[in-house]
Molecule: c-di-AMP riboswitch aptamer (ydaO/yuaA leader)
Organism: Polyangiaceae bacterium
RNA sequence: AUUCUCUCGACGCCGAAUGGUCCGCGCAGGGACCAGCGGAGGACCCAACGGAGCAGCCGGCCCGGCCGGCCCGCUCCACGGGGCGAACGACCACGCGAGUGGUCCAGGGCAACUCUCCUGGCCCGAGCCCGUCAGCUAACUCCGUAGGCGUGGGAGAGGACGAUU
Numbered sequence: 001a002u003u004c005u006c007u008c009g010a011c012g013c014c015g016a017a018u019g020g021u022c023c024g025c026g027c028a029g030g031g032a033c034c035a036g037c038g039g040a041g042g043a044c045c046c047a048a049c050g051g052a053g054c055a056g057c058c059g060g061c062c063c064g065g066c067c068g069g070c071c072c073g074c075u076c077c078a079c080g081g082g083g084c085g086a087a088c089g090a091c092c093a094c095g096c097g098a099g100u101g102g103u104c105c106a107g108g109g110c111a112a113c114u115c116u117c118c119u120g121g122c123c124c125g126a127g128c129c130c131g132u133c134a135g136c137u138a139a140c141u142c143c144g145u146a147g148g149c150g151u152g153g154g155a156g157a158g159g160a161c162g163a164u165u
Base pairs, nucleotide, nucleotide: 011150012149013148014147018035019034020033021032022031023030036145037144038143039142040141041140046135050077051076052075053074054073056070057069058068059067060066061065080133081130082129083128084127089104090103091102092101093100094099107124108123109122110121113158114157115156116155117154118153119152
């Protein structure tokens, strides 16, 4: 001098995932609460409510039955259904299959004060959960507050700081 790794701190990006108080731990994890932010369940009203058979109820009739309507109960068939998230879908190839790879797309993201506009480009387009159950939904009830990363240019409006007068 260079490279790599670890630790601490600052600024910023995706995301709801931030700030604070107390207790515990003495090997040191951990726990509770408040606020902020985010999510789910949950009335009236509204919306929605597969098919067949049996049972039941009501009405009619040609009355030990038949027909029509209702159906909260049972069975069978068909098919489950739902949530968080931008991440919804289509096509092709390989694979016995689970899957793997690729192309496209709905949609989503990209900081040096904030917002808006123009332009250029770079990315994402996953995953997880509930467990036969949940539409909306006031009161009410419950839950989460992780993880992963590091920035093109121009214009307008507003604002902050500093210098000068």